[in-house]
């Protein structure tokens, strides 16, 4: 020094709730606040999960329309996993 790994020390981050403030919304900014986190940094390629969808169209359900579920379609969330990058401290 590097890869694994996470004892301890120093620095970091900041869940919920609250406050103003932007979105239809999910939620996101700052302030306050700490439940927790070794990637709780960055990044929406994967899959999950949320969220909108006026009017057409597509599927499912109905005897049939609407509603309703789904698919599409537009977004969101990295503190759900996986991926990729990039990193602080050093016992065993």
């Nucleotide at each position: 020094c590097u890869c694994a790994c996470g004892a301890a020390c120093a620095g970091g981050c900041a869940a919920a709730c609250c406050g103003u403030c932007g979105g239809u919304g999910a939620c996101g900014a700052c302030g306050a606040g700490a439940c927790g986190c070794a990637a709780a940094g960055c990044a929406a390629c994967c899959g999950a999960c949320c969220u909108c969808c006026a009017a057409c169209g597509g599927g499912g359900a109905c005897u049939a329309a609407c509603a309703c579920c789904c698919a599409a379609g537009a977004g969101g969330c990295a503190g759900c996993g996986g991926c990729g990058c990039u990193a602080a401290c050093g016992a065993a």